Context: one part of a larger RNA
RNA sequence: CGUUCGAAACUUGAGGAGGUUCUUCUUUAGUACGAGAGGAUUUGGAAGGACGAAGCGCUGGUGUCCCAGUUGUCUCGCUAGAGGCACGGCUGGAUAGCUAUCUUCGGAAAAGAUAAACGCUGAAAGCAUCUAAGCGUGAAGCUCUCUCCAAGAUUAGGUUUCGUAGUUCUUUGAACGAGAGUCCCCAGAAAGACGAUCUGGUUGAUAGGCCGUAUGUGUAAGCUCAGUAAUGGGUUCAGCUAAACGGUACUAAAGGACAAAAG
Numbered sequence: 001c002g003u004u005c006g007a008a009a010c011u012u013g014a015g016g017a018g019g020u021u022c023u024u025c026u027u028u029a030g031u032a033c034g035a036g037a038g039g040a041u042u043u044g045g046a047a048g049g050a051c052g053a054a055g056c057g058c059u060g061g062u063g064u065c066c067c068a069g070u071u072g073u074c075u076c077g078c079u080a081g082a083g084g085c086a087c088g089g090c091u092g093g094a095u096a097g098c099u100a101u102c103u104u105c106g107g108a109a110a111a112g113a114u115a116a117a118c119g120c121u122g123a124a125a126g127c128a129u130c131u132a133a134g135c136g137u138g139a140a141g142c143u144c145u146c147u148c149c150a151a152g153a154u155u156a157g158g159u160u161u162c163g164u165a166g167u168u169c170u171u172u173g174a175a176c177g178a179g180a181g182u183c184c185c186c187a188g189a190a191a192g193a194c195g196a197u198c199u200g201g202u203u204g205a206u207a208g209g210c211c212g213u214a215u216g217u218g219u220a221a222g223c224u225c226a227g228u229a230a231u232g233g234g235u236u237c238a239g240c241u242a243a244a245c246g247g248u249a250c251u252a253a254a255g256g257a258c259a260a261a262a263g
Stems, first nucleotide, its partner, number of pairs: 001152001005163007015149004021049006033038001051106005059100004066093005071086006111143002117137004166176004181258004185201005206252003209248005216240002222235005
């Protein structure tokens, strides 16, 4: 831009893409078959490999500063307590998020037409013959079935809901206003290279702050007691705590533009 008024949702599916995998054990059965050795077709059940999808409740990883311990040195006048630097100084753990080696799930079943092959009826050709007319069985393959994209499918589909036609000017008409909704803008994240998507914009919990909880770490500082002291005990399952959860308008979400028929 088109889809022949303008919008907002939900859809159909022409067409396209993907997947449709492999193995072992067991039962049928040591049966059929075979002199024996050996050893099935078929049916049912179970487990697994690789691949794929989703997820983070479990098991782990990461988690550059969430907690603790600790070495050297410097600073805060000293003690005590902290902070800086040394690969996050080193070490032990670890929330959210992300993640695999973790967890769950998938390939199925069914249908149709067939290939090779196997048949039924059956003449040409009094017989025979699956074929010439006619009718069947039959594959991981084909069409469907399963998943995804999809009406620019210009053959541009369908359904539902919402919306305008007011005033002025001298008429064809013009100007102004209203207007469903959309966009810009702003606070952001379940999104993200940027666009886009999604949640909100005071009739508000969108982000920050604050409060509470959870989680993590592991019992802070100060004071006091014991000990010559190092240190230990009590106050104290304390103190601190990122991204999590719930709440709370304290802070920040100003405002602006576009926008539809007398077919």
Notes: This is a predicted structure of a 263-nucleotide part of an RNA (large-subunit ribosomal RNA, domain VI) from a Planctomycetota bacterium. It matches the Rfam family "Bacterial large subunit ribosomal RNA". Its family is annotated with ribosome and structural constituent of ribosome in the Gene Ontology. The coordinates come from a structure-prediction model, not an experiment, and the mean pLDDT is 85. Lineage of the source: Bacteria > Pseudomonadati > Planctomycetota. The full RNA is in RNAcentral, with records from ENA.